Record summary
RNAcentral holds the sequence, with entries from MGnify. A computed fold for a 93-nucleotide RNA from a mouse gut metagenome, annotated as THF (Tetrahydrofolate) riboswitch aptamer. Its Rfam family is "THF (Tetrahydrofolate) riboswitch aptamer". Gene Ontology term of the family: tetrahydrofolate metabolic process. Of the family's consensus pairs, 94% are formed in the model.
This record gives sequence, structure tokens and C1' cells, in this order.
RNA sequence: CAGAGUAGAUAAUAUGCGUUAAGUGCCGAUGGACGGGAUGUUGCUGUCGGACGAAAUGGAGAAUAUCCAUGCGGUGUAUUAUCGCUUCCGCUG
Repeated sequence: CAGAGUAGAUAAUAUGCGUUAAGUGCCGAUGGACGGGAUGUUGCUGUCGGACGAAAUGGAGAAUAUCCAUGCGGUGUAUUAUCGCUUCCGCUG
């Protein structure tokens, strides 16, 4: 001097969940993890409580069961791509 390296974010694909309403998002309280170490802000996240809130349609079937298909949800997970912390120290060349 250069580079690698986190939690996460966005997009695509696949596969699920719900659509008889959970999930997501919002507010409050309280905890947790976050480049290899320490530290700090910001994001992320678990639990509890509160407020708010929705897009279904068609077919098969004796059937309010069940199954299939197409949708919908600011929906879960995995993979890939892109982006990727502050300060000090460390790692690789």
C1' cells in the first nucleotide's frame, strides 16, 4: 500500500404457510446476537402486552370434509448475485 472477513438489506429462483387470519408492519416493556479481539452508534432479533388490519375465484366430490389449479399476503425457509459497520489492535500478500 492492497485484500479477506459479521449481523443484515435488495433482487431472482425453488419450496412452504395462511387466506374460517396466523404471519408481516407499528407502539411500549424487557432480554439476546452482531467482521478475529475490545469498543461504539445504527440496524437485526426473542418474549410479553397494546392498537390497527386483508382478495379471493374456479373445478372435482354425497359432503360445511378433502384434493387440484390460478391468485392474494408490505408471509416463512433455502440457494445464488449485489451491497456490507465506526475507532484501535489483529490476519493475508